[in-house]
Predicted 3D model of RNase P RNA and transfer RNA as a complex of 466 nucleotides.
RNA sequence: CAGCCGGACCGGACGGUCGCUCCUGACGCGUCAAGCAGAGGGGGAGGAAAGUCCGAACUCCGCAUAGCAGUGUGCCGGAUAACGUCCGGGAGGGCGGAUUCAAGUCCGUUCGACGGAAAGUGCCACAGAAAAUAUACCGCCCGCAAGGGUAAGGGUGAAAAGGUGCGGUAAGAGCGCACCGCCGCGGCAGUAAUGUCGCGGGCAUGGCAAACCCCACACGGAGCAAGACCAAAUAGGGAGGAAGCGGAGGCCCACAAGCUUCCGCACGUGCCGGCUCGGUGCGUCAAACCUCCGGGUAGGUCGCUUGAGCCCCGCAGUAAUGUCGGGCCCAGAGGAAUGACCGUCCCGCCGCAAGGCGGACAGAAUUCGGCUUACAGGUCCGGCUGCUUA
RNA sequence: GCUGGCGUAGCUCAGCUGGUAGAGCAUCUGAUUUGUAAUCAGAGGGUCGGGGGUUCAAAUCCCUUCGCCAGCUCCA
Numbered sequence: 001c002a003g004c005c006g007g008a009c010c011g012g013a014c015g016g017u018c019g020c021u022c023c024u025g026a027c028g029c030g031u032c033a034a035g036c037a038g039a040g041g042g043g044g045a046g047g048a049a050a051g052u053c054c055g056a057a058c059u060c061c062g063c064a065u066a067g068c069a070g071u072g073u074g075c076c077g078g079a080u081a082a083c084g085u086c087c088g089g090g091a092g093g094g095c096g097g098a099u100u101c102a103a104g105u106c107c108g109u110u111c112g113a114c115g116g117a118a119a120g121u122g123c124c125a126c127a128g129a130a131a132a133u134a135u136a137c138c139g140c141c142c143g144c145a146a147g148g149g150u151a152a153g154g155g156u157g158a159a160a161a162g163g164u165g166c167g168g169u170a171a172g173a174g175c176g177c178a179c180c181g182c183c184g185c186g187g188c189a190g191u192a193a194u195g196u197c198g199c200g201g202g203c204a205u206g207g208c209a210a211a212c213c214c215c216a217c218a219c220g221g222a223g224c225a226a227g228a229c230c231a232a233a234u235a236g237g238g239a240g241g242a243a244g245c246g247g248a249g250g251c252c253c254a255c256a257a258g259c260u261u262c263c264g265c266a267c268g269u270g271c272c273g274g275c276u277c278g279g280u281g282c283g284u285c286a287a288a289c290c291u292c293c294g295g296g297u298a299g300g301u302c303g304c305u306u307g308a309g310c311c312c313c314g315c316a317g318u319a320a321u322g323u324c325g326g327g328c329c330c331a332g333a334g335g336a337a338u339g340a341c342c343g344u345c346c347c348g349c350c351g352c353a354a355g356g357c358g359g360a361c362a363g364a365a366u367u368c369g370g371c372u373u374a375c376a377g378g379u380c381c382g383g384c385u386g387c388u389u390a
Numbered sequence: 391g392c393u394g395g396c397g398u399a400g401c402u403c404a405g406c407u408g409g410u411a412g413a414g415c416a417u418c419u420g421a422u423u424u425g426u427a428a429u430c431a432g433a434g435g436g437u438c439g440g441g442g443g444u445u446c447a448a449a450u451c452c453c454u455u456c457g458c459c460a461g462c463u464c465c466a
Stems, first nucleotide, its partner, number of pairs: 001386010012345007020044005028036002046361001050372002053370005058223004070219005075089005090114001092111008115214002120212002122208003137154002139150004162180006181203001182201008227302004237293005244265008266284008309328004314323003346359005391462007400415004409446001417433005439455005
């Protein structure tokens, strides 16, 4: 210097003109009240605003304790408001190197949802003798044979009943021994996971729990279209008010009740005549009308942005993170603003040049903490490899 | 904005208690017919939306992502 990998950060800059939205608001207009109008000033998308996959705040229903069911999480410790997130550690797997006769051990790097398979149930296709209560196809050995012994070797499979080596044996075999692995007990170190050492046991225990399940822990449900307040018109609901009795007829097989028509008088109310009064229309037992109440729609207001907030410095801690001090206020719309154009510069590509083209992914919607996904280009740090120079 | 559901052959759907994926219609070939349709016989056709993981083995189990569809004023 180039390439690759990992991590952190930025993700066009400045100026002008014309707009959009929110806040504030001078001078005015107003019965100086509500309000109208509004110069000027200030703010105006993101690292993911996205997916809605987790966790919370907040709100309502409600009191969700125990138990049952369900869902989720799952090595240990810490961080945090909380988490399935983050940090640190442990054990394990893969790869590379070293070492050993070999199994194995050590070092480096990297990865992961990592409780329990010795509580129980279930599954393990095909192939294979046998897939978990072990068993015997070929082989090996004994034997004339029948039969028996064996699990070293072959073969099947994803997986075959501890592994390697030596001894041993008829052949073999934890049958015996050494080492490694496994199980149990104890000591020591560590907060713990766990590690290490010693003793004992020949080993009784294949895999799958992102199969049912067991154990431990956590969880009431819904979600800002949550919810709260004010409150039209129309139509429902509830309560109350206002002036009626008698007779006759019709509907009905008949009667009662009901509905309805007419007449008389009375009452209420409207109109006409100047009044007493008269004439006339409508109504008279709750339909309409009037008054009041309640729910509630449209609409409006709140929730709605000062918050587990942002920046700088110091301190504690390996780190995640916490905290002292100082400074700052940084979108709040509602069929939904955050835009367009021009100039200069920046970056990339094309072109001899003048110049031309392009600048990602994507856009708030109650608010935070995470995770995941998309992303042109650029900056910084660390590691590895290659080249060049000294 | 919030909450649910579904992606399998060209189309409509099964299969989802893990073991090499099927049906109907459609397509193609042959038979039948003078010919076509219908019918009969046969054949082809699948990244199981994409990616990753668990497992010996994944359409099925888990995670993530993409696309599509549906529901949601209040009270009862």
About this RNA
Its mean pLDDT, the model's own confidence on a scale to 100, is 76. Rfam match: Bacterial RNase P class A. Gene Ontology terms of the family: ribonuclease P activity, tRNA processing and dimeric ribonuclease P complex.